RNAcentral holds the sequence, with entries from ENA.
Bacterial RNase P class A from Rhizomicrobium sp., 365 nucleotides, folded computationally.
A source record names the gene rnpB.
Taxonomically the source falls in Rhizomicrobium (Bacteria, Pseudomonadati, Alphaproteobacteria, Micropepsaceae).
Rfam family: Bacterial RNase P class A. It is annotated as a ribozyme.
Order: sequence, then C1' cells, then structure tokens
RNA sequence: UCAGACGGCCGGGUGACCGCGGCAUGCGCAGGCAUGUCGAGGAAAGUCCGGGCUCCACGGAAAGACGGUGCCGGUUAACGGCCGGCGGGGGCGACCCCAGGGAUAGCGCCACAGAAAUGACACCGCCUAAGGCCCUAAAGGCCCGGCAAGGUUGAAAUGGUGCGGUAAGAGCGCACCGCGGUCCUGGCAACAGGAACGGCACGGCAAGCCCCACCGGGAGCAAGACCAAAUAGGGACGGCACGUGAUGUUUUCCGCAUCGCCGUCCGGGUCGGUCGCGUGAGGUGUGUGGCGACACACAUCCCAGAGGAAUGGUCACCCCUUUCGCAAGGAAGGACAGAACCCGGCUUACAGGCCGUCUGAUUUU
Repeated sequence: UCAGACGGCCGGGUGACCGCGGCAUGCGCAGGCAUGUCGAGGAAAGUCCGGGCUCCACGGAAAGACGGUGCCGGUUAACGGCCGGCGGGGGCGACCCCAGGGAUAGCGCCACAGAAAUGACACCGCCUAAGGCCCUAAAGGCCCGGCAAGGUUGAAAUGGUGCGGUAAGAGCGCACCGCGGUCCUGGCAACAGGAACGGCACGGCAAGCCCCACCGGGAGCAAGACCAAAUAGGGACGGCACGUGAUGUUUUCCGCAUCGCCGUCCGGGUCGGUCGCGUGAGGUGUGUGGCGACACACAUCCCAGAGGAAUGGUCACCCCUUUCGCAAGGAAGGACAGAACCCGGCUUACAGGCCGUCUGAUUUU
C1' cells in the first nucleotide's frame, strides 16, 4: 500500500427567533398569562422468548395430558439470551458456521434409479481347483457349482488402503487406519490421549411417531384499585290508599296470582374522574475479583410520561453527500424510524462516519 477478519461507538453541530407537551412557582374572579425546568431510540419497530407487577383459579405433593428446551461448565431475577470450553464442518490465515440427547426400548419410512435399500443383494461380470458328461488326448464346451474383486444405480450398497493368499475370490491371514466394548492417564464435565483385546458384529432418518432428562397453572395495564352524576330500576322505614279498582289467566262467570302514590335513607351499575405511572434487576464514573459473560464496593445523578394527539419549524455559520463549474463558487439534500405499564434478550430496518485489535500478500529500510 492492497485485500480481509473481529469488536466498540456516533448517527449532524453551534447560535438566534417562533411554536408545542408535562411539572413547579407567581399573578389573575376566570378564560389564561409570566418565569424556571424537563421533554424519544439504538432500534422507541416485530411482539418472537424470558421476567417484574396485577387479577383469577388452586389444601399439599406426585403422576398423566399438552407445550417447550436439548453437547459440557458457568452467568443471570429468568431465558430458547450471553460467556468460556468440547465435538463436527469451512477458510492459507485472522476467524466463521452447526436444531449438537437417544437408532441394541418399540413402531414407521428409505422416493426415482438400481440386481439389491435391511430377513441385504447378484443384472453385467470373475472362476473351473474338486465332482459328472461330450471329446482319442490337450485345448475347448456343458452340467453341478464357487465368488463378490471390477462395472452399473443411488443421498446412502455392510469397513478402507496395501501385501500375502486363491481356480477365482473373500478379514481368509497380516500391517496401518477406522470401528467396538474394557482398562489406564488428564480434565468438575463435555471430551481428549494411550494400552492391550476383538476380524467387524451394530446402514440411514428422531426438523416421523416415540423414549429420556429438565422447565411450564391461566389471563393480561382494555391487568387491576378507588371516588362517583343525571335518568331508570332495586331495598328498608314512615305516611296515604286497601278495592265496587287495575293487570295477568284467549272471551264470560267463578276462582287464583300480583299491586298503587308520596317522603326519607341505603346500596349496586353506567357517563365521568383519580390512582396504577416511573427511585428502577436504574444511569454515569472509579476501583477490586474473574479469560469472559458478570459480580461486588464507593462516589455521583434524577433523566418523557398524558389523551389517539407534544417532542417541531425558520434563519445564519460549519460538517457530510450528490451535482454544475477550469477555478472561485453556486444549487439540491441530511439513513432507518419514532415512546404510552416496565425491564432483560433476540430478530428485523438503517445514508454516512469514527476508533481499536488482528490476519494474508506485496514493497521499502
């Protein structure tokens, strides 16, 4: 210098003027006014996961059902998050990726192709040593047979490579690799390394059912709590009325059932209002412990809260981008987006820029 890997941060700045919302104070009978102060994000988003909080249900525990999670160890209030390891895969490398328990508990499936897809298999092919036949004999042919090395199909074909061996072959024998259980060593563990043994037995799929281990009661701030109007209706008490009345029983009679008005008081609901509602698993700084996630200690700060609604605009200078221009300079524009109970994560969107650590190549000293 070029090409990359990982981590962190910012995401327009300053000033003036005008405007909006919350709160406090003051003034005003009041509508309101003045002053002060605070007023979006790294994702406020998707609402995917985990919690706080609230109400409901529930005698306790366990099991079952259903749902979720799934290598090991930590971290945390908790998690499917995060950190550190392990195993597998990719990259020259920094580094990146993985839905990573169990296939001798059982069931099921393995399309197409292919001889054969698990009770493994024999299409092409290889062999003719032993046995039989043809042939004078040899060679050759046929029968009875042997084999799975090679070819072919497939995502996958029952260990691989080499040597020996054989009629041809074959873990048939041997060496190395792989695999299996056993033992030893290291590690908390996942796991790794080693030893001797076994001739290989045990194909794949659990993002098919299933088995095992662990976790989970339900609903959500429209949760929920409090105050509480008019009107209508309910209850208690008192007063008036108490039947020749009214209503219902289809009509009539009989019978049966129910009751009206006024006043006082009580209680429930609705409209509406208040709370929940921001001092919190809180922010910042420093120190200590830890590889780290994180934890602890000290200091310091108070930092939106309403309703569906506020959180903005203009100008000047600067910054950045695009564009015109030889230049001076001019013009246009400023990513994604935007709180509403809160918090921890994940995921998704994002113009542009800054910082740090590291890797590879090349060049120079």